Predicted 3D model of a 72-nucleotide RNA (transfer RNA) from a Minisyncoccia bacterium.
RNAcentral records the identical sequence in 2 taxa.
It matches the Rfam family "tRNA". The family's RNA type in Rfam is transfer RNA.
The RNAcentral record of the sequence draws on ENA.
The prediction has a mean pLDDT of 81.
[in-house]
RNA sequence: GCCUGGGUAGCUCAGUGGUAGAGCGCGGGCCUGAAGAGCCCGGCGUCGGGGGUUCGAUUCCCUCCUCAGGCA
Numbered sequence: 001g002c003c004u005g006g007g008u009a010g011c012u013c014a015g016u017g018g019u020a021g022a023g024c025g026c027g028g029g030c031c032u033g034a035a036g037a038g039c040c041c042g043g044c045g046u047c048g049g050g051g052g053u054u055c056g057a058u059u060c061c062c063u064c065c066u067c068a069g070g071c072a
Stems, first nucleotide, its partner, number of pairs: 001071007010024004018055001025044001026042005048064005
């Protein structure tokens, strides 16, 4: 330099055009003498940045950044 695959919640990851979800974690409450376990409540997010297509983009297109792998 070229090719491929990733970047979404604190972490690990879903989500193939219609206002973003799970598990774990975290915070609050119930329970307990206190804790753990259990139960209830709260998504805790500029969907990596910018631009384009579209009535509408996490999703499609372009570009840049970044991570991993391959080729040279």